[in-house]
Context: one part of a larger RNA
This record gives sequence, C1' cells and structure tokens, in this order.
RNA sequence: UGACAGGGGCCCGCACAAGCGGUGGAGCAUGUGGUUCAAUUCGAUGCAAAGCGAAGAACCUUACUAGGGCUUGACAUGUUGUGAAUCCUCCCAAAGAGAGGAGUGCCUUCGGGAAUGCGAACACAGGUGGUGCAUGGUUGUCGUCAGCUCGUGCUGUAAGGUGUUGGGUUAAGUCCCGCAAUGAGCAUAACCCUCAUGUUUAGUUGCCAGCAUUUAGUUUGGAACCCUGAACAAACUAUCAGUGAUAAGCUGGAGGAAGGUGAGGAUGAUCUCAAGUCAUCGUGCCCCUUACACCCUGGGUGACACACAUGCUACAAUGACCAGGACAAAGGGUCGUGACCUCGCAAGGGCAAGCUAAUGACAAAAACCCAGCCUCAGUUCGGAUUGCAGGCUGCAACUCGCCUGCAUGAAGACAGAAUUGCUAGUAAUCGUCGGUCAACCAUACAACGGUGAAUCCAUUCCCAGGCCUUGUACA
Repeated sequence: UGACAGGGGCCCGCACAAGCGGUGGAGCAUGUGGUUCAAUUCGAUGCAAAGCGAAGAACCUUACUAGGGCUUGACAUGUUGUGAAUCCUCCCAAAGAGAGGAGUGCCUUCGGGAAUGCGAACACAGGUGGUGCAUGGUUGUCGUCAGCUCGUGCUGUAAGGUGUUGGGUUAAGUCCCGCAAUGAGCAUAACCCUCAUGUUUAGUUGCCAGCAUUUAGUUUGGAACCCUGAACAAACUAUCAGUGAUAAGCUGGAGGAAGGUGAGGAUGAUCUCAAGUCAUCGUGCCCCUUACACCCUGGGUGACACACAUGCUACAAUGACCAGGACAAAGGGUCGUGACCUCGCAAGGGCAAGCUAAUGACAAAAACCCAGCCUCAGUUCGGAUUGCAGGCUGCAACUCGCCUGCAUGAAGACAGAAUUGCUAGUAAUCGUCGGUCAACCAUACAACGGUGAAUCCAUUCCCAGGCCUUGUACA
C1' cells in the first nucleotide's frame, strides 16, 4: 500500500421489511446432467452454464455413425495437352463411372486470344483436428457501482503519502466551503434516439366541423379537427416562502402538458475472474495428407429406471360452454400477401379481384359488455395419453413435422423444506405481430398495444456494494 475481520462509524440497492404474483407438488414443452448407443457431433458448468451458441436438426443443415466411393482433390493460383460452352438419351440403390447423339458462338494483325469443360505431372489445396494456459478480435462479470489516474509542487531515508482527506450536500470524486497543495484526464452529467404539450408549415392514399349526398367520407367539396412528416418553442430550482454558513443545496407552494435526472432506451472508466470463444472470423506452434481431406445413401443429434433448470397448461363459479355486440398499437409482404364467391363439420380446397402498400390484403384483436345454461362434482373443471378418419408443406413426414374432425378422458383438490420477480401505466392479466424459414415446424426469443392493482417513504437483521477509521501472525 492492499486484502481480510462473526472490529467500529457513515451511506446506498426490490437487500431486508410492507405487499402482489410465481417456482418447488401435477401433466406436457424445451435445455442440461446421467445412463444407453454403431453414433447419440461439439462447446457453455455458482452468481456470470442449463428455451445458452441454435433468429427455427425429416433430406440439406451436420461437424457424429454404418456402408459405398474418390485422391492435385468440393475450392484457389501457376505449367501443359485437348475440346467452345452447353444440352439430350441409355445403363446404375446413390454418388460416381461408361456409351451414343445434337452443337460449333465472341475478339483477331488469321499466328492466336478471352471465357470455360475434360485430362496429365507437380508445387500445393484441404482439416468444425489440438492448444482460449501462445494470441488478435469480440463478449460476459463486478456495475451504470462512483470510482480510477496523471503533470508540477510539497512531504517521507524509502516503499509511498498529499491532491482524492475534513464540514455540509448530491443519483453521482455532484456541487459548495475549508485545507501544501495547484491544475488536468478517463468515467458521472450533458450532447443522441423514442414518448409526453403547443406553434408554424404541408394536406394524399389519411381527416370530415359546417354544407350537399350515400349501403359506406362513397362522391362533389373543405383545410377547421384527427393524424402523418418537417422545423421550432418549452423545464433552467427560472419564480415565491421557509430552512441552511450571506454557500452548495433541501422542504413546501404557484404557474405549467410536464418539476426538480420529466419517463424509457442507447451509452459500460481503471482493474478483476490465465472468466467465455481456435466451432463466426483471423492467427503462432503442433498434428493428418490414398486421410483427421472430399463426395454419397441410410441412421443419429429426437434414445430413457432417473436428477436438475427454464417455461406452458391447469386444478375451476372473480369460472367453463354457447348466442349477440364493442374498442388497439406495432409489424412484415411480389418466387409474397391473398379479399369476395363457392365446396367441406373443420383443417383446408377451387375460381380469382386488388396490392411494390396511410390506397388492396394478412386481420378475427382478446380479455370486456349483454342474454342463456351448468350448481361444487374429479364435474359441461382439466386436458395428457391412445385409436380411427382426414388436410397441408415437401423428391420424401417410418425412425422424426404441423394442423383438423370423431372417439378416448390420465395426473391434478393451490403444493414441504426452501426459493424468486416486481415500486406505476409497474406487477398481474389479455390478446396482436415479427425475425429465423429454397418449403413445413414456436409453450422460445424480439416487439406491440388493451385492462390495470397492492405496499414502501423505515434501516434492527440477511445479501451485495461505496467512503473513512482500528487491528493483523496474510501478500
């Protein structure tokens, strides 16, 4: 100087407390461990692995495995020979191999050349092989915690100290005052984006007050409103009172759409964990080179006494079912989205208009409201499992897809010890859309809105962290 202490002081955080809802019990989905297997490819393992890499494993993907095949190679550059390229047919489990036929283009100084196919010999290619403890890059984490440093000066023999400590204050090393310090940098804050208010401007595909008109803002018309795009204004403790050290600030009020960081996002200092990643990529060294490279068919990554993690659905009456009615936001779309009509109980099929989208469509929002029925039951709760019949995608749905109808109707009576999220348009609850996707596949992820609480304003304790200080047999 750090680190540590079941030492002390001060402070903070959904850390506890107060409250609301979960997990842990059930069934299923997904991931992991284990076991099994020819293979169940590889990585990630307390917080900070485990719906993670994977924004989507039938083939492909694919790295694994069985079998078959190939060796200048699937891919690159160079040398050389030959044929333009390319297309079709036959044989074959597939890849591959063989045979036959069609075809002669472009530029040209007529020598040839470009582009490209096939063959030969070698240089070489190739490796998702190893090492993340050789590395770059990138990411997590402490932590959006308030810290981490430097120049000059002063000080100590020196390691170092001072500044950065002290008195207040703040979300903040934020600001004020004091002080052998005086200045500065990286973080903080601000600058950036979205939302909340208004003004100006612009009105089509959006809007409709008055005015006509109609099934319908549909048409004529209008530029007020709504909305959309752009530009500006507005919030700064500016103002008042109290308090404070005449400071920084704090408390309360006014005005205001918004008030003390207005709400949310992006933004992540110095270091720590030899943290993660050689399988995104790059790369040193090591290793393989008729194989650890490459091609193909089938299988596997989907196995199943079990254990764990994250979710979904429930156990019902604040409900299930059934008829009718109402109100969003955001999003993607031409190899796409697909209305109307029609067939089917339905999934879906047929015909097919419109839309490169404020124009047409996906699209029905659902919780909600209003009638009816059920009457506390393992039930009209719950939907697992299984049988049969169908649909869709795709070369192909057996291993191993999704969906529909009929039948079947398991566990489950609100869950032990324990444990977790959340402070306001939040939790809870209700639907909607998107990416991935040559097709199909979402209870996951990412976004969007609807309805909409309770409790805290305290710091004794648990956990994590910051500053000062005491101790130390630790470095």

Predicted 3D model of a 475-nucleotide part of an RNA (small-subunit ribosomal RNA, 3' major domain) from Pinus tabuliformis. Its mean pLDDT, the model's own confidence on a scale to 100, is 81. Taxonomically the source falls in Pinus subgen. Pinus (Eukaryota, Embryophyta, Pinopsida, Pinales).